[in-house]
Two RNAs folded together computationally: RNase P RNA and transfer RNA, 416 nucleotides in total.
RNA sequence: GCAGCUCGGCAGAUGAUCGCUGGUAGCUUAGGCUACGAGAGGAAAGUCCGGGCAGCGUAGGACAAGGGCAGUCGCUAACGGCGACCGGGGGAGACCCUAGGGAAAGUGCCACAGAAACUAUACCGCCAGGCUCACGCUUGGUAAGGGCGAAACGAGUGAGGUAAGAGCUCACAGCGACGCACGGUGACGUGCGGAGGAGGUAAACCCUGCCUGCUGCAAGGAGAGUUACAUAAAGGGCGGUCCGUCCGUAACUCGAUAACCGCUUGAUGUGCCCGGCAACGGGUGUACUAGAUAGAUGAUCAUCCACGACAGAACCCGGCUUACCGCUGAGCUGCUACC
RNA sequence: GGGGUAAUAGCUCAGCUGUUUAGAGCGCCGCCUUUGCAAGGCGGAGGUCCAGGGUUAGAGUCCCUGUUACUCCACCA
Numbered sequence: 001g002c003a004g005c006u007c008g009g010c011a012g013a014u015g016a017u018c019g020c021u022g023g024u025a026g027c028u029u030a031g032g033c034u035a036c037g038a039g040a041g042g043a044a045a046g047u048c049c050g051g052g053c054a055g056c057g058u059a060g061g062a063c064a065a066g067g068g069c070a071g072u073c074g075c076u077a078a079c080g081g082c083g084a085c086c087g088g089g090g091g092a093g094a095c096c097c098u099a100g101g102g103a104a105a106g107u108g109c110c111a112c113a114g115a116a117a118c119u120a121u122a123c124c125g126c127c128a129g130g131c132u133c134a135c136g137c138u139u140g141g142u143a144a145g146g147g148c149g150a151a152a153c154g155a156g157u158g159a160g161g162u163a164a165g166a167g168c169u170c171a172c173a174g175c176g177a178c179g180c181a182c183g184g185u186g187a188c189g190u191g192c193g194g195a196g197g198a199g200g201u202a203a204a205c206c207c208u209g210c211c212u213g214c215u216g217c218a219a220g221g222a223g224a225g226u227u228a229c230a231u232a233a234a235g236g237g238c239g240g241u242c243c244g245u246c247c248g249u250a251a252c253u254c255g256a257u258a259a260c261c262g263c264u265u266g267a268u269g270u271g272c273c274c275g276g277c278a279a280c281g282g283g284u285g286u287a288c289u290a291g292a293u294a295g296a297u298g299a300u301c302a303u304c305c306a307c308g309a310c311a312g313a314a315c316c317c318g319g320c321u322u323a324c325c326g327c328u329g330a331g332c333u334g335c336u337a338c339c
Numbered sequence: 340g341g342g343g344u345a346a347u348a349g350c351u352c353a354g355c356u357g358u359u360u361a362g363a364g365c366g367c368c369g370c371c372u373u374u375g376c377a378a379g380g381c382g383g384a385g386g387u388c389c390a391g392g393g394u395u396a397g398a399g400u401c402c403c404u405g406u407u408a409c410u411c412c413a414c415c416a
Stems, first nucleotide, its partner, number of pairs: 001335010012304007020039002023036005041310001045321002048319005053216004060243004065212003069209002071085005086100001087098004101207002106205002108201003118154001123146002125142007156172005175197001178193006220261002223254007235247004268287008305308001340412007349365004358396001367383005389405005
């Protein structure tokens, strides 16, 4: 210099004027005015997971149903997320991908083609018998070879064996549940043995283990009093069912509500130190950074540059996924040239 | 803001446990019939199964991600 790999950061800037939504202070009185300061994102999006919070009286047991849950160990409030590692696959490498329990519990399915799609069977071929002058026909054996197919009975090579053949027998090599030894917290790795075993499919039913009560801020926060009837049956609520458990009914009056609360200080961000390979955790200092309810975060002008992508909060967090013009930092790999 | 359902021919819809060339009705085109038209009969064309990826030998169908359309849901009275 060229070609790549991994992990991050930023996402127009500055100033002026006019607006809009909260906050604080002051003034004015129930209209508002003035001053100061604040005002979208890395995805605010999709709503795909997990929680907080709230209601269903309690949230219990069993069954059902559901789950892109599914190698191991860890992290976490929790997770289907993240980190490290193991196994498998790709790359020359940095490195990347991996729905990765069970097909040695059972059932189902494997179209077309093909003899046969998994108890079985035989189109060509090979071999033997019979018939025939011969071509050939027929009966039986065989499954090594050919052919069909995504896949052919599923342990390869060689020798023996045979009419021809075949794990039919033997030797060597390979898969492998399982057993033993050693290493590792573990998945697993290495070595030895290995009776019985051998197609694919579980994003087919299913089995094993694990998880889940339901509904979502349009959740929810407010009901109280008087009278009449009834005292235990009927009925009803608890939003899959049962167990279980809870509950009197009706009328009238008052109150409240297009208000207000929930609403933003929180598993919060960040500097430094410590522990850990890391995810993350602990200590300490520091910051407060939108909160509307028809819904604010905008417009105009000027200057500059690399000429500005995807996109706009609505209860709040942790993830995942998807969209995105570009600019930029650090580390690493391969090749080439020069010193 | 929070749930649910669907997408297959021009239109309305089938397609159940994956497999032969994805079908039906209406519509469209051609021929027959008629003096002509309609109706009727015969034949034919017409499909990115919403898009992308995955599982599988094989996907409209099973799984994931996205797009679009439709629909439902609050307190008081």
It holds a member of the Rfam family "Bacterial RNase P class A". Rfam's curators write: Ribonuclease P (RNase P) is a ubiquitous endoribonuclease, found in archaea, bacteria and eukarya as well as chloroplasts and mitochondria. The family's RNA type in Rfam is ribozyme. Gene Ontology terms of the family: dimeric ribonuclease P complex, ribonuclease P activity and tRNA processing. The coordinates come from a structure-prediction model, not an experiment, and the mean pLDDT is 77.